Transfer RNA from a Candidatus Omnitrophota bacterium, 74 nucleotides, folded computationally.
The coordinates come from a structure-prediction model, not an experiment, and the mean pLDDT is 84.
[in-house]
RNA sequence: GACCCCAUCGUCUAGCCCGGUUAGGACAUGGGCCUUUCGAGCCCACGGCACCGGUUCAAAUCCGGUUGGGGUCG
Numbered sequence: 001g002a003c004c005c006c007a008u009c010g011u012c013u014a015g016c017c018c019g020g021u022u023a024g025g026a027c028a029u030g031g032g033c034c035u036u037u038c039g040a041g042c043c044c045a046c047g048g049c050a051c052c053g054g055u056u057c058a059a060a061u062c063c064g065g066u067u068g069g070g071g072u073c074g
Base pairs, nucleotide, nucleotide: 001073002072003071004070005069006068007067010027011026012025013024020057029045030044031043032042033041050066051065052064053063054062
């Protein structure tokens, strides 16, 4: 330098290919119930689409660029 892959709650991950539900789940955290207390169990809450732009009635999803990480080749 060329090409390929990845980026979503604190962590892991589904959804992306094929645009349309309130972006779903597990763990963690906070609160409540239960318990003599803790834990376990049950219920509730909290919290996210790397960034910029484009297309579209509508973008996490499609397109272009940027950033960061990984890989192959030279």